[in-house]
RNA sequence: UAUUGAUAAUAGCACACUUAUCGAAAGGUAGGGUCGCAAAGCUAUGGGUCUUAAGAAAAUUAUUUUUCUAUGAUUGCCAGGUUGCCAAA
Numbered sequence: 001u002a003u004u005g006a007u008a009a010u011a012g013c014a015c016a017c018u019u020a021u022c023g024a025a026a027g028g029u030a031g032g033g034u035c036g037c038a039a040a041g042c043u044a045u046g047g048g049u050c051u052u053a054a055g056a057a058a059a060u061u062a063u064u065u066u067u068c069u070a071u072g073a074u075u076g077c078c079a080g081g082u083u084g085c086c087a088a089a
Stems, first nucleotide, its partner, number of pairs: 004087002012037002017032006035076001041082003045079003048074003055068005
């Protein structure tokens, strides 16, 4: 340095649920919580997935319903990029 990841050490993150708050929603942020995580650090670049406010179309006249659509969201779905702790073998 690369690979690998202990029944080790140190440090860290925090699912579900819940309280507050922001948001049209998906979801985010903060507190509690602790299912799990060796990148569950950072990054929406590619794919996937979620949502459909605005917009478009159709039906309809109830300003309602349905469909399409990301410029919204997700890195704790996968891949890519990038940074990084420990070291038994």
A computed fold for an 89-nucleotide RNA from Clostridium kluyveri, annotated as c-di-GMP-I riboswitch aptamer.